This is a predicted structure of a 73-nucleotide RNA (transfer RNA) from a Chloroflexota bacterium.
RNA sequence: GCUGGUGUAGCUCAAUGGAUAGAGUAGUGGUCUUCGAAACCAAAGGCUGCAGGUUCGAGUCCUGUCACCAGCA
Numbered sequence: 001g002c003u004g005g006u007g008u009a010g011c012u013c014a015a016u017g018g019a020u021a022g023a024g025u026a027g028u029g030g031u032c033u034u035c036g037a038a039a040c041c042a043a044a045g046g047c048u049g050c051a052g053g054u055u056c057g058a059g060u061c062c063u064g065u066c067a068c069c070a071g072c073a
Stems, first nucleotide, its partner, number of pairs: 001072007010025004018056001028042004049065005
């Protein structure tokens, strides 16, 4: 330099172009307990790497760009 892949909650991952983007885990609060752990309950936590485009509607499709991974040179 070229090709391909990945990027979504603190972390690990879902989500057929269509309802308010969900789950596990961690953290927080509560119940329970002599206390803690475990278990159970609840709330909170995102505007999907960034910038544009297509569309009535984009996490998803297209273009550019950034970071990381793999391959080729």
Rfam family: tRNA. Rfam classes the family as a transfer RNA. From the family's description: Transfer RNA (tRNA) molecules are approximately 80 nucleotides in length.